Model confidence (mean pLDDT): 82 of 100.
The part of an RNA shown here (large-subunit ribosomal RNA, half B) has 1181 nucleotides and comes from Paralia sulcata.
It is recorded under the gene name rnl.
Context: one part of a larger RNA
RNA sequence: UUAUAUUGAAGGAACUCGGCAAAAUGACUCCGUAACUUCGGAAUAAGGAGUAGUUGAUUUUGGGAAACCAUAAUUAACUGGCACAAAAUCGAGGACAGCGACUGUUUAUUAAAAACAUAGGUCUCUGCAAAUUCGUAAGAAGAAGUAUAGAGACUGACGCCUGCCCGGUGCUGCAAGACUAAUGUUAAAAGUUUUGGCUUUGAACAAAAAUCCCAGUAAACGGCGGCUGUAACUCUGACGGUCCUAAGGUAGCGAAAUUCCUUGGCAUUUAAUUGGUGUCCCGCAUGAAUGGCGUAACGACUGUCCUACUGUCUCCAAUAUAAUCUCAGUGAAAUUGAAAUCUCCGUGAAGAUGCGGAGUACUUACGGCUAGACGGAAAGACCCCGUGCACCUUUACUACAGCUUUGCAUUGUAAUAAAAAAUUUUGUAUGUAGGAUAUGUGGGAAGUUGUUAAAAUAUUUUUACGCCAGUAAAUUAUAAAAACGUUAGUGAAAUACCACUUUUUAUAUUUUUUAUUACUCAUUUCUCAAACAUUGUAUAGUGGGUAGUUUGACUGGGGCGGUCGCCUCCUAAAGAGUAACGGAGGCGUAUUAAGGUAAAUUCAAAUCAAAAAAAUUGAUUUUAGAGCAUAAUAGUAUAUGUUUGCCUGACUGUAAGAUUGACAAAUCAAGCAGGGACGAAAGUCGGUUAUAGUGAUCCGGUGAUUCUGUGUGGAAAAGAUCAUCGCUCAACGAAUAAAAGGUACGCCGGGGAUAACAGGCUAAUCAUUCUCUAGAGACCCUAUCGACGGAAUGGUUUGGCACCUCGAUGUUGGAUUAUCGUGUCCUGGAACUGUAGAUGGUUCCAAGGGUUUGGCUGUUCGCCAAGUAAUACGGUACAUGAUCUGAGUUUAGAACGUCGUGAGACAGUUUGGUCCCUAUCUACCGUAAGCGAAAGAAAACUAAAAGAAUUAAACCUUAGUACGAGAGGACCGGGAAAAGUGAAUCCAUGAUGUAUCGGUUGUUAUACCAAUAGCAUAGCCGAGUAGUUAUAUUCGUAAUAAAUAAUUGCUGAAAGCAUUUAAGCAAGAAGUUAAUCUUAAGAUCAGUUUUCUUUAAAAGACGUAAUAGAACAUUACGUGAUAGGCUUAAUGUUUACAAAUUGUAAAAUUUAGCUUAUAAGUACUAAAUACUUUUACGAUU
Repeated sequence: UUAUAUUGAAGGAACUCGGCAAAAUGACUCCGUAACUUCGGAAUAAGGAGUAGUUGAUUUUGGGAAACCAUAAUUAACUGGCACAAAAUCGAGGACAGCGACUGUUUAUUAAAAACAUAGGUCUCUGCAAAUUCGUAAGAAGAAGUAUAGAGACUGACGCCUGCCCGGUGCUGCAAGACUAAUGUUAAAAGUUUUGGCUUUGAACAAAAAUCCCAGUAAACGGCGGCUGUAACUCUGACGGUCCUAAGGUAGCGAAAUUCCUUGGCAUUUAAUUGGUGUCCCGCAUGAAUGGCGUAACGACUGUCCUACUGUCUCCAAUAUAAUCUCAGUGAAAUUGAAAUCUCCGUGAAGAUGCGGAGUACUUACGGCUAGACGGAAAGACCCCGUGCACCUUUACUACAGCUUUGCAUUGUAAUAAAAAAUUUUGUAUGUAGGAUAUGUGGGAAGUUGUUAAAAUAUUUUUACGCCAGUAAAUUAUAAAAACGUUAGUGAAAUACCACUUUUUAUAUUUUUUAUUACUCAUUUCUCAAACAUUGUAUAGUGGGUAGUUUGACUGGGGCGGUCGCCUCCUAAAGAGUAACGGAGGCGUAUUAAGGUAAAUUCAAAUCAAAAAAAUUGAUUUUAGAGCAUAAUAGUAUAUGUUUGCCUGACUGUAAGAUUGACAAAUCAAGCAGGGACGAAAGUCGGUUAUAGUGAUCCGGUGAUUCUGUGUGGAAAAGAUCAUCGCUCAACGAAUAAAAGGUACGCCGGGGAUAACAGGCUAAUCAUUCUCUAGAGACCCUAUCGACGGAAUGGUUUGGCACCUCGAUGUUGGAUUAUCGUGUCCUGGAACUGUAGAUGGUUCCAAGGGUUUGGCUGUUCGCCAAGUAAUACGGUACAUGAUCUGAGUUUAGAACGUCGUGAGACAGUUUGGUCCCUAUCUACCGUAAGCGAAAGAAAACUAAAAGAAUUAAACCUUAGUACGAGAGGACCGGGAAAAGUGAAUCCAUGAUGUAUCGGUUGUUAUACCAAUAGCAUAGCCGAGUAGUUAUAUUCGUAAUAAAUAAUUGCUGAAAGCAUUUAAGCAAGAAGUUAAUCUUAAGAUCAGUUUUCUUUAAAAGACGUAAUAGAACAUUACGUGAUAGGCUUAAUGUUUACAAAUUGUAAAAUUUAGCUUAUAAGUACUAAAUACUUUUACGAUU
């Protein structure tokens, strides 16, 4: 010093984030118990009383033949103690809120909770070969169950309730339409020694689910508004207007686990409340089974208050035990480049034991301490980076299971219905004109039909069609032997009859498709089911269920924002080039003329004149002040501008040579050949005054030319050259045809190449000072205040930079311990004052000392209460975590609000949540040893140097004086009690006092009684010696001197004055130096004095010890009172044992007894013998 225990004066939560920890409560009997309540509880509520021993009396129960024994209670008297559940075991209680109903479960190893679960509620699916789940399958769970069952989801007892929205996303339904795959049918096309054909392509039609569309559904996912006017004070707005919406938040609750502003307003609680409770309602951003609001009981949950209680604290003290220390034995670890391992200032990769300078320092150990060694431990977990990883999510991309759909196969028979196609049969067909309802073409004058089985035709009736005129068919009756056509007429076309054909209707057959119904094979019987299903395959859909991946870079860290290619200017430093998240702007085109050529011509603006004015015309001035499609720059009037004519050079094939570039690209270009345009000609013309108007490669398309041609010949197909088309591949030298997010559950590799802390540089900001006075101050700049400005200093704020540190420099606040600065809060000394006194204001000097306790909050800060002389500001890694704490921040759990489809996120809130290190070196605090100090020793001094200390106020007096009208009310000086702070001490006051005395419970033992002993925290309790201690006592913080600061003076010139100064002489502060106290000659500059010393002085060792003490040292003693013992005394305790007496008994009386550490006496025991070291001078050699 630490740990674990024990005790504690006075106070009693003042401690602290927080009563953490500790204390207190505790058993049994009796009494007595509130609000509230789900009537069960709450409840051991709360709050009280009793409890020992002895001797009687009365009763209970059990056993027994009885005597009696055991047991439970009632009652009376007596006895002792501080205390009678005497020890041990053994609830603190109450009040108010939040959350969760409850008992229960959970992160083995930092989270026990408000999280999970739960009974109860609701929704959805599921009819049994159930749904759901596992499995490739067989098969299995569900279930040997059957909708009162099973599965999934949400909510979470109970009570009162659960509003509006179906637009979005899901789910369910619907099946009309739209859209659609494989497949089927097929018009058609292409190729072909191709039309018996074959190959390829294929419009259209048929064709499912899904999707669209239409509905339903919110205890499905989810959502639930603005603006504005208005009442006779004002405010508010019952009322109104308007816009939007799927609907605009109802009941309830509300600064809340949700409220940013915010410490909201009010009330209450407190001396004081960022807390708590109640209430209000501007709800940033409440709200109804993502349940809303209540709620008795319950909770190792969270918040607040009260009582009791206490060492949590004021403020610490003592004791016990175990460590620490010494000796003996045994004997690890991390760490370690090497070490001969000081301080300050500076320097420096920006914080030095190691560099520079200065200072300090004899050598070596031991015990302590923890400020530093950017200490140890762990290749930082924060941050960034990596074309790293992992896991999670989704309306990222792409796949794959699964599920759904249709075709084909497995797959057979039959019937019915519908649809389509083909065929047969049968009708149907109206412009006008025409007898009148002419499908079209051809044949046709020959006739057809009837009489000639079934009656043609006309009339009647009915039916179908219809253009309402009629046509066709059927049928009854009557009439009835001829009717129609050719001709004529009308018309584009002429009718009878026949054939073919078109439109349209009906019928029948065949084929196909769809739907329904029936049958049947399979296999082991029956039953059921049944060509469905199943399975396979093809197809479309769905598909985070699963998987693989992607998710850019620049960047004064990263993210958010911005940007990414090209053109022009400035920056750019007079060649070119040149960066920045430097300053300004443009482009992703346009144009058959805005191109070529030849010729002609000159713009803009201002002023004047004509005209009412404008337009227009004219004159004058002006070198471009205009124009040149467009940005800017350069250029341009002898045109590159403007106008007109004719044209297409906006040509083909080439190209010496240059510019530029890493490359790839890009740019300029005379000349040659061809064939042209314009011009009289020379000539000019390969687009546009120049500089932007863009995209590599692969892949694919088109045209021209050309090469190959799979037995051969062709063709198809492919290639090559030229031309050309398809990329906001705009992240624009383009990773893919095709790609978003989360991680606080995270991981790896790296980075101080890059952020957060701290340091460094800087000083915009910040702080402080000076300066200038405009103004305020009645007057007057400067008693006081001082705008607009200017100049400095500091390195406490917020920043900037990114220099050390990412193979780790631990972060806020508090505790503890400080130390420095002064820009001084107090105290001291001064000046000025718009200073009468008192109280003040401003400024100067001054850092010696001091600079509070509480309430709230994690707070620093701040506000408040009380007191104070004053409660100053800062630095020290925002001093100090190898000293402490851990409330906050900042891991993992959980919740609310908000955001997000989601995983998740939030300088938003809330609850919970592992702080390791035995000290090697330096530094520091102590203790020793060695050597030195020119012999060896014993004592005592001096004092260089260092340190400690340094306080302030009330009161009395001077004096109710000076001052003042009064009210008030001093300086200076004197006095003395308390406070703070420091040191010492234990006589007294107290604390402790682990065995000093006594009391006492339970139990065991000494055979028993008595008396004692052990154990139970020293068992508990009451006292207490020595020692140690504070809250106790005593003392100090005093008096004084010197030199000074600001300031104030004397004399006094420079400068005949003036002047505190230049020479000279003074005054002047808690500050400085002395003085006071302590250490101190290792003060290596080692000082001084006295005494002893040659076989002696002295020391050590050894022993007994303590007024000493970790060891060592120091001190006392060693034959003497050193220690022990003994005796006596003191002190403490309180009347021992035994005996006698009294009492039935417990017990009482008489009497003391015992006594650690204290004092004295006394050698009884132990300090016995024995041992080691040192030497100048001198002497001897």